[in-house]
RNA sequence: AGGGGCUUAGGAUAAUUAUUAGACCAAAAGCCUUCAAAGCUUUAAGUAGAAGUUGAAAUCUUCUAGCCCCU
Numbered sequence: 001a002g003g004g005g006c007u008u009a010g011g012a013u014a015a016u017u018a019u020u021a022g023a024c025c026a027a028a029a030g031c032c033u034u035c036a037a038a039g040c041u042u043u044a045a046g047u048a049g050a051a052g053u054u055g056a057a058a059u060c061u062u063c064u065a066g067c068c069c070c071u
Stems, first nucleotide, its partner, number of pairs: 001071007010025002013022001027043005048064005
C1' cells in the first nucleotide's frame, strides 16, 4: 500500500430476506430476613461516528475511526 471480516446496555451476546431493539451476568430500588446471603418484583443503561436511499434502516450504500486476518 492492497484485499477480507468485525464494532449492539457496564460485560459477554441474539435479532434468518428492512416492519416493536430482546435475553443473561453485573448495577439501583422495593418485598422477604433480627441483619446478611439466596429468592421474588421493578427500574435504569442501546445499534462505533457522520451522511445518503426508503413510508420505514442494527440490517442497504458511501466516508471516517478502532480491532483482527491475509498478501
A computed fold for a 71-nucleotide RNA from Onychostoma gerlachi, annotated as transfer RNA. Rfam family: tRNA. The coordinates come from a structure-prediction model, not an experiment, and the mean pLDDT is 81.